A computed fold for a 74-nucleotide RNA from an Anaerolineaceae bacterium, annotated as transfer RNA. Lineage of the source: Bacteria > Chloroflexota > Anaerolineae > Anaerolineales > Anaerolineaceae. The sequence was found in a public genome assembly. The prediction has a mean pLDDT of 81. Its Rfam family is "tRNA". Rfam classes the family as a transfer RNA.
């Protein structure tokens, strides 16, 4: 520097262009002497900035950052 690939909760996924969801953590409850399991409920998230469209997490364009691969210079 050039190719590809990826960015959603605190983590690990999902979600045909049409109500943004699970699990595992976290908290509150019940149960338990206690603690842990188990069961009930809760809270949280689309990297960023435009465009497309009636409607964008999805399509494009640009930018940020992460990861592989090639290359340069040492």
């Nucleotide at each position: 520097u050039g190719g590809g690939a990826g960015a959603u909760a605190g983590u690990u996924c999902a979600a045909c262009g049409g109500c943004a969801g699970a699990a595992c953590a976290c908290c509150g409850g019940u149960c338990u002497u206690u603690g842990g399991a188990a069961c009930c409920g809760g809270g949280a998230a689309u990297c960023c900035u435009g465009g497309u469209u009636c409607g964008a997490a999805u399509c494009c364009a640009g930018g940020u950052c992460u990861c592989c691969c090639a290359g340069c210079c040492a």